Predicted 3D model of a 350-nucleotide part of an RNA (small-subunit ribosomal RNA, central domain) from a metagenome.
[in-house]
Context: one part of a larger RNA
C1' cells in the first nucleotide's frame, strides 16, 4: 500500500471555535478542463509474451504477431464533476411573538449549623472506642441562658428533574450577558457539514504574589491495635481548602460510544412549549415539535448487549490503532517558574 478496524478485546483526540484543505441542495442556459469515444503521430533497436522455423536437440538465432499500460495533436459527445451565468426555496441564516433555565460574570443581603469570646446558672465529671488511651476539666469543663465576632457551605424544595460544547452548574435579590425551544412563515438566498495547523476554555491537586483562615485536612506528632504498624481507630494539627491575579493543561476529563445530515416497528415515564377537544374554568383526552429515562420489531454484535438518543442501514470530513513487556521511558525539540506537560523510539526479551 491494498485492505481491516476504534461502547467492554489495541484504537474517538478533555471540550469548542475556526484557518487551509477535503465535501456539499433544485432548475435552465452556455462551455469543454476532467470524463466518454474516434482519427493522427510518437512509444528506437535488442530483451520479455505468443505461434512458428533454423544450427541432430538445449541453449543460441531468425520471423512474425501481440504488448510497450504512456505522451503529443485533433474531430465528435454532454449524463455526472468542475468553472462561468440566470433564477429556486425544502438546507443554513435573519426577523417578529411567546416560553423554560443550579449557563456565565459582578454586587448586596439572609438564616440554621459549627468554632471562638465575654457574662450568667450549675457541678464533676467530659470526650473518645470494638475496648481503651493520648487529650480536656474544680484555675469551673461538658450541659445550660444571653450577647458578640469569624469564616465556609448553602437542609427542605430536589426529581436517571433542568441548564451548558465540555469542564461544570444548587439560599435570596438587583445589574450586566450567553445559549437554546415553541409558534408564525415576513426577509436573505446553499451563504452549508466537516476541520490538519492555530486560537480559546478546561474538574481536583499543584506553582507564584497579597489577602484571609470557622470547619475539615496530606505532612507531622502522641495514643492506641499489632508479631511489627511509617496504616487501617483515636486526641491533636500545618500546608492546603476560601478570595483576587497571574500560571499549570493534565484525569476512570467516561456514554470508556468524534461531529453533521438522511433513512429505518412500536409502547410507556418525565421536562419545556404548541394546537384541538371539553369546560364557567383548571384538569382528562387527542395531535405535533424539542430535550431526557426505561422496555422492545427488524437489523447488528464473539458475546455482554445496541436498538429513531443505534453500537441499525448509508453520505461527507476530522482523530486514532497495528502483539505483551521495555515505555508513555531514552534521545532531540517544545511548553513551563517549579512539579511536570507535549511530541516520542530502540536494543532486549516473552
Nucleotide at each position: 500500500u491494498u485492505g481491516g478496524g476504534c461502547g467492554u478485546a489495541a484504537a474517538g483526540g478533555g471540550c469548542a471555535u475556526g484557518u487551509a484543505g477535503g465535501u456539499g441542495g433544485c432548475a435552465a442556459g452556455a462551455u469543454a478542463a476532467g470524463u466518454g469515444u474516434g482519427g493522427a503521430u510518437u512509444g528506437a533497436a535488442a530483451g520479455g509474451u505468443u505461434a512458428g522455423a533454423g544450427c541432430u536437440u538445449a541453449a543460441c538465432u531468425c520471423u512474425a504477431u501481440a504488448c510497450u499500460u504512456g505522451g503529443u495533436c485533433u474531430g465528435c459527445a454532454a449524463a455526472c464533476u468542475a468553472a462561468c451565468u440566470u433564477g429556486c426555496u425544502a438546507g443554513a441564516g435573519u426577523a417578529c411573538g411567546g416560553g423554560a433555565u443550579g449557563g456565565g460574570a459582578g454586587a448586596c443581603u439572609a438564616g440554621a449549623a459549627u468554632u471562638c469570646c465575654g457574662c450568667g446558672u450549675g457541678u464533676a465529671g467530659g470526650g473518645g472506642u470494638a475496648a481503651a488511651a493520648u487529650c480536656u476539666a474544680u484555675a469551673g469543663a461538658u450541659a445550660u441562658g444571653c450577647g458578640g465576632a469569624a469564616g465556609a457551605a448553602u437542609a427542605c424544595c430536589g426529581g436517571u428533574g433542568g441548564c451548558g460544547a465540555a469542564g461544570g452548574c444548587g439560599a435570596g435579590u438587583c445589574u450586566c450577558u450567553g445559549g437554546u425551544c415553541c409558534g408564525u412563515a415576513a426577509c436573505u438566498g446553499a451563504c452549508g457539514c466537516u476541520g490538519a495547523g492555530a486560537u480559546g476554555c478546561g474538574a481536583a491537586a499543584g506553582c507564584g504574589u497579597g489577602g484571609g483562615g470557622a470547619g475539615c485536612a496530606a505532612a507531622c506528632a502522641g495514643g492506641a491495635u499489632u508479631a511489627g504498624a511509617u496504616a487501617c481507630c483515636c486526641u491533636g494539627g500545618u500546608a492546603g481548602u476560601c478570595c483576587a491575579c497571574g500560571c499549570u493543561g493534565u484525569a476512570a476529563a467516561c456514554g470508556u460510544u468524534g461531529c453533521a445530515c438522511a433513512c429505518u416497528a412500536g409502547g410507556u415515564g418525565u421536562c419545556a412549549g404548541a394546537g384541538g377537544u371539553a369546560u364557567c374554568g383548571a384538569c382528562c383526552c387527542c395531535u405535533c415539535u424539542g430535550g431526557u429515562g426505561c422496555c422492545g420489531a427488524a437489523g447488528c454484535a464473539a458475546a455482554c448487549g445496541c436498538g429513531u438518543u443505534a453500537a441499525g442501514u448509508g453520505u461527507g470530513c476530522c482523530g486514532c490503532c497495528u502483539g505483551g513487556g521495555g515505555a508513555g521511558u531514552a534521545u532531540g525539540c517544545u511548553c513551563g517558574c517549579a512539579a511536570g506537560g507535549g511530541u516520542g523510539a530502540a536494543a532486549c526479551u516473552c